[in-house]
RNA sequence: GGUAAGCUCAGCGGUAGAGCACCAGAUUCAGAAUCUGGCAGUCGCAGGUUCGAAUCCUGCACCAU
Numbered sequence: 001g002g003u004a005a006g007c008u009c010a011g012c013g014g015u016a017g018a019g020c021a022c023c024a025g026a027u028u029c030a031g032a033a034u035c036u037g038g039c040a041g042u043c044g045c046a047g048g049u050u051c052g053a054a055u056c057c058u059g060c061a062c063c064a065u
Stems, first nucleotide, its partner, number of pairs: 001063003006020004014051001022038005044060005
């Protein structure tokens, strides 16, 4: 310094998102590509502050330097 969807990453304290992947449909003789839709998260764990925490504070764990 980092930990968030299967992977890569966004995310001012006010409903957790994108791309890729995956699934379905359209299209095709059949695929690929393209288009449309869908699935997928106890936000590392435990506390604290707050009306409200992925976000602020503390401890711990793991990874990198």